Description: The RNA shown here (transfer RNA) has 73 nucleotides and comes from a Candidatus Heimdallarchaeota archaeon. The source organism's lineage runs through Archaea, Promethearchaeati and Candidatus Heimdallarchaeota. Rfam family: tRNA. About the family: Transfer RNA (tRNA) molecules are approximately 80 nucleotides in length. Rfam classes the family as a transfer RNA.
RNA sequence: GGGCCCGUGGUCUAGGGGCUAUGACGUCCGCCUCACACGCGGAAGAUCGUGAGUUCAAUUCUCACCGGGCCCA
Numbered sequence: 001g002g003g004c005c006c007g008u009g010g011u012c013u014a015g016g017g018g019c020u021a022u023g024a025c026g027u028c029c030g031c032c033u034c035a036c037a038c039g040c041g042g043a044a045g046a047u048c049g050u051g052a053g054u055u056c057a058a059u060u061c062u063c064a065c066c067g068g069g070c071c072c073a
Stems, first nucleotide, its partner, number of pairs: 001072007010025003018056001027043005049065005
């Protein structure tokens, strides 16, 4: 330098044009317990990597850039 894949709550992850963006772990509150853990109920937490384009509408499609991984040279 070229090709391919990935980027979504603190962590991991689902979703590939229109629904309040999904779940697990973690965090916080309550119940339970003498207390802790487990269990049960609830809550907060995401400008969907950045910018532009297409579209009535973009997390989703296109382009550029940034970051990561693999391969080729």